A computed fold for a 100-nucleotide RNA from a Chloroflexota bacterium, annotated as Bacterial small signal recognition particle RNA. It matches the Rfam family "Bacterial small signal recognition particle RNA". Rfam describes the family as follows. The signal recognition particle (SRP) is a universally conserved ribonucleoprotein involved in the co-translational targeting of proteins to membranes.

RNA sequence: GGUUGGGUCCUGGGCGGCACUGAGCUGCGAACCCCGUCAGGUCCGGAAGGAAGCAGCGGUAAGCAGAUAUUGGUGGGUGCUCCAGGGAAGCCUGGCUUGA
Numbered sequence: 001g002g003u004u005g006g007g008u009c010c011u012g013g014g015c016g017g018c019a020c021u022g023a024g025c026u027g028c029g030a031a032c033c034c035c036g037u038c039a040g041g042u043c044c045g046g047a048a049g050g051a052a053g054c055a056g057c058g059g060u061a062a063g064c065a066g067a068u069a070u071u072g073g074u075g076g077g078u079g080c081u082c083c084a085g086g087g088a089a090g091c092c093u094g095g096c097u098u099g100a
Base pairs, nucleotide, nucleotide: 001097002096003095004094005093006092007091008090009086010085011084012083013082014081015079016078018075019074020073021072022071023070025066026065027064028063034059035058036057037056042051043050044049
């Protein structure tokens, strides 16, 4: 000097991680306007029976709290992570080769 790669650059797509948030798990949670069971009492009936139903109890909704290994969504100057494509000049670096 020639030639051929890689990185730095840009774009797209993955993986992990971080943040926010939804779901899932547990607990609490409705005087009545949720459900079930409804003592007592009330009502209908000659009776047999039936009806509604307060308190209590049980289960839950909205919601609140807790735990975390699960899962969904969104986001980034994420991360000595991966893949693909693009690329004018410059910088860094490797292979081959030529001359002094």
It was read from a public genome assembly, where an Rfam model found it. The coordinates come from a structure-prediction model, not an experiment, and the mean pLDDT is 78.